[in-house]
RNA sequence: GCUACUAUGGCUCAGUCGGUAGAGCAGCUCACUCGUAAUGAGCAGGUCGGCGGUUCGAUUCCGCCUAGUAGCU
Numbered sequence: 001g002c003u004a005c006u007a008u009g010g011c012u013c014a015g016u017c018g019g020u021a022g023a024g025c026a027g028c029u030c031a032c033u034c035g036u037a038a039u040g041a042g043c044a045g046g047u048c049g050g051c052g053g054u055u056c057g058a059u060u061c062c063g064c065c066u067a068g069u070a071g072c073u
Base pairs, nucleotide, nucleotide: 001072002071003070004069005068006067007066010025011024012023013022019056027043028042029041030040031039049065050064051063052062053061
């Protein structure tokens, strides 16, 4: 330098044919217990890496950029 892939709550990830986003763990509250853990119930937390384009409407499609990973040279 070229190519491909990845980027979504604190962490690990889903969300495939476009209709304003979910799970597990972690956190908080309550119940249970002599107490802790475990278990059960509930709550909070993300405008989806950034900037544009297409569209009535974009996490999803297109372009560029940024960061990371892998391969090639």